c-di-GMP-I riboswitch aptamer from a Deltaproteobacteria bacterium, 79 nucleotides, folded computationally. The coordinates come from a structure-prediction model, not an experiment, and the mean pLDDT is 84. It was read from a public genome assembly, where an Rfam model found it.
RNA sequence: GCCAGUAAAAGCCACACCCCGGGAGACCGGGGGCCGGAAAGUCACGGGUCUCAGAAUUUGAGAAAGCCGAACUGCCUGA
Numbered sequence: 001g002c003c004a005g006u007a008a009a010a011g012c013c014a015c016a017c018c019c020c021g022g023g024a025g026a027c028c029g030g031g032g033g034c035c036g037g038a039a040a041g042u043c044a045c046g047g048g049u050c051u052c053a054g055a056a057u058u059u060g061a062g063a064a065a066g067c068c069g070a071a072c073u074g075c076c077u078g079a
Base pairs, nucleotide, nucleotide: 003078004077005076012037013036017032018031019030020029021028022027035066041072042071045069046068047067049063050062051061052060053059
């Protein structure tokens, strides 16, 4: 360096739900919480999902992405 993730070690994140605030809404921010996660780090490229408007098939504007696939980066260890 490549590959791998069974064990170990140091850490990290934070489902549902609750409180406060924001938003038309999906949802977002803060705090609590901790189901889980070897990328539950980044991105939003493809598919899928959700919201709003509509002519509701086609379309447009949004949302998340811890659903699947890809791309980029990273800790530890080593048959």